[in-house]
RNA sequence: UUUAAGAGUUUGAUCCUAGCUCAGGAUGAACGCUGGCGGCGUGGAUAAGGCAUGCAAGUCAAACGGGUGGUGCAUCAGUGGCGAACGAGGUAGUAACACGUGGGUUACAUCCCCCAAAGUCAGGAAUAACUAAUCGAAAGAUUAGCUAAUACUUGAUAAUCUCUUCGGAGUAAAGAUUUAUCGCUUUGGGAAUGGCCUGCGGAGUAUCAGCUAGUUGGUAGUGUAAUGGACUACCAAGGCUAUGACGCUUAGGGGAGCUGAGAGGCUGACCCCCACCGAUGGAACUGAGACACGGUCCAUACACCUACGGGUGGCCGCAGUCGAGAAUCUUCCGCAAUGGACGAAAGUCUGACGGAGCGACGCCGCGUGAUGGAUGAAGUCCCUAGGGACGUAAACAUCUUUUAUGAGGGAGAAAGUUUAUUGAUAGUACCUCACGAAUAAGGGGUUGCUAAACUCGUGCCAGCAGCAGCGGUAAUACGAGUGCCCCGAGCGUUAUCCAGAAUUAUUGGGCGUAAAGGGUGUGUAGGUGGCAGUGUUAGUCAAACGUUAAAGCCCGGAGCUUAACUCCGGAAGUGCGUUUGAAACGGCACAGCUAGAGGAUGCGAGGGAUGAAUGGAACUCAUGGAGUAGGGGUGAAAUCCGUUGAUAUCAUGGGGAACACCAAAAGCGAAGGCAGUUCAUUGGCGCACUCCUGACACUGAAACACGAAAGCGUGGGUAGCGAAUGGGAUUAGAUACCCCAGUAGUCCACGCCCUAAACGAUGACAACUAGCUUUUCGGAGUAUCGACCCUCUGAGAGGCGAAGCUAACGCGUUAAGUUGUCCGCCUGGGUAGUACGACCGCAAGGUUAAAACUCAAAGGAAUAGACGGGGACUUGCACAAGCAGAGGAUUAUGUGGUUUAAUUCGAUGAUAAACGAAAAACCUUACCAAGGUUUGAAACCUAACUGAAUAGAAGCAGAAACGUUUCUAGUCUCACAAGGACAGUUAGGCAGGUGAUGCAUGGCCGUCGUCAGUUCGUGAUUUGAAUUGUUCCCUUAAGUGGGGUAACGAACGCAACCCUCGUUGUCUGUUAUACGUAUCAGGCGCUGGGAGGAAGGCGAGGAUGACGCCAGGUCAGCAUGUCCCUUUGAUACCUUGGGCUACACACAUAAUACAAUGGCGACCACAACGCGUUGCGACGGGGUAACCCUGAGCUAAUCGUAAUAAAAGUCGCCCCAGUUCAGAUUGGGGGCUGAAACUCGACCCCAUGAAGUUGGAUUUGCUAGUAAUCGCGGGUCAGCUAUACCGCGGUGAAUACGUUCUCAAGUCUUGUACUCACCGCCCGUCAACUCAAGGGAACCGGGAAUACCCGAAGUCUAGCGUAUGCUAGCCCACGGUAAAUUCGGUAACAGGGAGUAAGUCGUAACAAGGCACGGCUAGCGGAAGCUGGUCGUGGAAUAA
Repeated sequence: UUUAAGAGUUUGAUCCUAGCUCAGGAUGAACGCUGGCGGCGUGGAUAAGGCAUGCAAGUCAAACGGGUGGUGCAUCAGUGGCGAACGAGGUAGUAACACGUGGGUUACAUCCCCCAAAGUCAGGAAUAACUAAUCGAAAGAUUAGCUAAUACUUGAUAAUCUCUUCGGAGUAAAGAUUUAUCGCUUUGGGAAUGGCCUGCGGAGUAUCAGCUAGUUGGUAGUGUAAUGGACUACCAAGGCUAUGACGCUUAGGGGAGCUGAGAGGCUGACCCCCACCGAUGGAACUGAGACACGGUCCAUACACCUACGGGUGGCCGCAGUCGAGAAUCUUCCGCAAUGGACGAAAGUCUGACGGAGCGACGCCGCGUGAUGGAUGAAGUCCCUAGGGACGUAAACAUCUUUUAUGAGGGAGAAAGUUUAUUGAUAGUACCUCACGAAUAAGGGGUUGCUAAACUCGUGCCAGCAGCAGCGGUAAUACGAGUGCCCCGAGCGUUAUCCAGAAUUAUUGGGCGUAAAGGGUGUGUAGGUGGCAGUGUUAGUCAAACGUUAAAGCCCGGAGCUUAACUCCGGAAGUGCGUUUGAAACGGCACAGCUAGAGGAUGCGAGGGAUGAAUGGAACUCAUGGAGUAGGGGUGAAAUCCGUUGAUAUCAUGGGGAACACCAAAAGCGAAGGCAGUUCAUUGGCGCACUCCUGACACUGAAACACGAAAGCGUGGGUAGCGAAUGGGAUUAGAUACCCCAGUAGUCCACGCCCUAAACGAUGACAACUAGCUUUUCGGAGUAUCGACCCUCUGAGAGGCGAAGCUAACGCGUUAAGUUGUCCGCCUGGGUAGUACGACCGCAAGGUUAAAACUCAAAGGAAUAGACGGGGACUUGCACAAGCAGAGGAUUAUGUGGUUUAAUUCGAUGAUAAACGAAAAACCUUACCAAGGUUUGAAACCUAACUGAAUAGAAGCAGAAACGUUUCUAGUCUCACAAGGACAGUUAGGCAGGUGAUGCAUGGCCGUCGUCAGUUCGUGAUUUGAAUUGUUCCCUUAAGUGGGGUAACGAACGCAACCCUCGUUGUCUGUUAUACGUAUCAGGCGCUGGGAGGAAGGCGAGGAUGACGCCAGGUCAGCAUGUCCCUUUGAUACCUUGGGCUACACACAUAAUACAAUGGCGACCACAACGCGUUGCGACGGGGUAACCCUGAGCUAAUCGUAAUAAAAGUCGCCCCAGUUCAGAUUGGGGGCUGAAACUCGACCCCAUGAAGUUGGAUUUGCUAGUAAUCGCGGGUCAGCUAUACCGCGGUGAAUACGUUCUCAAGUCUUGUACUCACCGCCCGUCAACUCAAGGGAACCGGGAAUACCCGAAGUCUAGCGUAUGCUAGCCCACGGUAAAUUCGGUAACAGGGAGUAAGUCGUAACAAGGCACGGCUAGCGGAAGCUGGUCGUGGAAUAA
């Protein structure tokens, strides 16, 4: 100086942990929709799969001899030289000195180039071409002959070359040309390029732990340019490895690229450097250089030609083609430039290169017009119907011409070469002119994250979706339209990488309960290490130098109109090397110290360990005595034991196991664990005082040792207990819980196993940081005769707590505080501590330890509720104490069911069922059958016509409605007309619907419950959800009141205010009465005192129903959103008849009874609330009666209902029976209402006289004028099914010890895996379908290696022969045989896992989950599971 952003999703809500997902950037990309121009880049990532065709390496006549052509220069093949080892391509292999970086080479090489020195003499023999002949389809080959060279070769000379025993020995050359050069040979040096060696660096895997015989080293050789086991012979036995050898898998490496704040993470396209490869495998030759992409030989596979004899080929060069694939271009132009090969040069060659073409593949730039323009046009969309939006947008007017198109002009790149000449790109860039808004806009989104919303369609369908999630009739989430938002020649999607992710944490995380401390110790390697000193320094620090290629990134500048792009300069490059210096820290060495550690001495405590001995209580067995019918066991029972004498009791004897009290939150031990007593042996620990050693320490992978219970092996032992097992119970079942038996086992010895909730769910060591208190074992002081007490000081074990920490709970000198060192472990849930592999084990099994697939959560702590077969307290006709009932009978009414053409509809636990319905014969009526109407039975508006309005009557057909025909009366306002009001008809708007949805709603209602609760404001506490207040104590019917209190106040409820009844005084008015007076009704006053005589501690009753709960009930009371039905026959409307009253049955609510506290007959007394003019209806008369005739009085304190109210009372009969009880049912006869009593009314009289003799399990109401009992009235109503409902009065009880239990409610507390809230949640088998992985007889394919056989080409060796050679041998590619190994594929079959849908069986877990749960282990069982042993609390409650 630059530089760092978060969000959604677990819950009813909260905090935390943790995963998943999103917003950003990038790509050699692909896909979808769309597409104007230019510049610069970039483009076979898959099959290193196969390739047609053309081109990609030639050149030199100034090295050489020939052939051909118009004798003059060309050209052709050959010999020869140089090049072809470069350039170009690809990334298969390779985990390696391959690469990067830094060094070494006295252990090396070099064609061409540069510099320097010396030399270049004399000979020889061939051969291709060519000619001739022959073979072959071809490719090609053979024989004979001629010839040249800078081709080959001999000799000479020879140093500054090589070797050397320092005497010496050995090795060279090529000319061409004409006069100046180019060459040639040898040597030295240089430049540049290579070879070899080496330090360091960078993949995964330990479910790869041991590897190695040329292996490691030596000697002597061979070989090479050169070192070396590189190779050979001999000798020795070494070498590598936990700092990861060996193996396996994957992979070219780097500069760099992407991302990131950085540290890092990922990648290795284009460009540059290096390596490797050239169909596959092997091999050498030539050469300066190769073991050679466009050379040779061999083998193999593939392809092609063939005359079947034999041959030919290698695009991973540039184009191009097929194939595979989601996917990647032209068989283009040119050597003009740059570069390369050859040449003296001209020049030739160059798919290197320079360019163009194709592809929005990427980056960058430009454009698709600009200005004005409101009546805010038309159109579309929305609407609260007013209006709003698209929108200055368009139209229209004026202007411009980038771009596209046309025309004209027109570069630079060119420098060179001896002159001359030379541009592929390209008539391109650029300049000028012309034309005309003319040639040019889409994609995605619009619920939240995330910018942007409305309408319609659809109706858990169709569909969307990155995550959360949306869609089941009002979808801003699906589809469409309109608007809006984002980007723009692009926009989205998919795939992959980084970031966000502090989600692998070096920077920068954690492990008590969320995932995570090893069961414990000893201890190796390793890591870390006390105080002061001296020396040194490969760590560390500083400086200088070298290097870290270029390109790239960054900074500054420059060039293309700008930018991308390119160029120039600088900086940086954290690394490595060399040199110099410093010495604090660290290392090393030396010599010291005592505070760490250890030892000595003296005391001390202890269930520490091992072995042996021994004791009493209890239990059980045996024997004997005595004794009699039971014992035992449980919730209750039974199995079981007992008259062959049990249990209980006494005595004697035997046996095994465990050790009461002491005993404790106590003690010891590393942990597991350890308890009668004694002895022997033995480990560790603490304290005190001095002395000794002198850092000897801490931690601790690997290793070793120990390690509860269960289990295993061998041999003993076995009293009690007790898996398995048998029996008895319980139960729907009961493979359990309970009971009776009982085997392994539990015990001992020896040997295994090695796991636990092996827990403080808390690794070890060291240091520091307030206290108070309890306890165990030491020491000192004071005190005392001594002990106790008290004070101080060590080492343990507990409780509470400052600071601090923690998500909270909690921890807190025994840390979970603050620090240091070392070890172990974690990284979402499930799959799974499982599979495979390995090691261990006799087995059971243990240790180590995944993946595919699947989910968006799983989880911790705390909060508010709800719930509990949790607790405490309190209340209620909740129980108890009582009275009367229901459930049995008959009847009535309602409901279910069934039936029916229809039995209309609703209500269905409490909270439906004498409920809606305070009246179904018609009507009601909504249902059914039949007949009819279609602007409709009724309403409003508009228009036209007719007529005042309107009222009435008759005929025909018909069941009626309806249809049809006719007649009569009547004539509004207004002078008339027009108009108006009204009525009818027609037409059009519209009506109508008891059709659907009470889960779209309003209103109203039920219920908890007349229970005492439900909240708010401010303040305070908490990270927060929340809490406090409202908890606590006393009290109340009451959250009623009082006290206390981080709360103070307040609201809705409670109470009071209202009504009725009861008591008293007083006023007014009516009625009754002869009057006084009495009764009734409505008002008014007082709260001072008193009395006890009415009432009195809320006097009794009513009305009054908090916040809310049940998607409770009602669309059929009413209202109402949406949907549905209605112009040809309706789901509307009218009418007749039927149905709602059916009837095997079941339920609910009532009435009446079953009788003597009664029934019947006679006599006789006392009410209240009400109702009445379409009414109540007296008196009188008739009838046995229902009722009828007549109609006084009363619009009601007057009259009527109304009568004697009934029960009660008095007298008489009945005498316990199916009756003088009970009255159903049925027959006959009547009167009443009504158009009409058949389906289907009530009433009266006579007759008939059913069930029923007090009701099973179970269940209801009621606490005083109550229950019980008795009658009376009213509403509805023509009548009535009323025994119902709502009221009224008469007579008038019993009982409450009390809160254990049942039910319900409230408060506090506790547990929770519930929150749709226990009608919750949830586990496992089985059955069905789907998916992935593992096992698996067997089969198939690939890799690597071993043994043996065969052995091409070729180097090398040997022999022969000389002519190029021939023969043999070693090695070896390919191939074959064999047995194993590893990886993958297929797979019968069997087993587990995951998922799905409303399956089956149970109920394991969550509450004390109804047997507390869980860990390890063993047995058993359809399944969850059960039981035994041992351990944990991550159990409730209670007691101490």
RNAcentral holds the sequence, with entries from ENA and SILVA. The RNA shown here (small-subunit ribosomal RNA) has 1440 nucleotides and comes from Parcubacteria group bacterium GW2011_GWE2_42_14. Its Rfam family is "Bacterial small subunit ribosomal RNA". The coordinates come from a structure-prediction model, not an experiment, and the mean pLDDT is 81.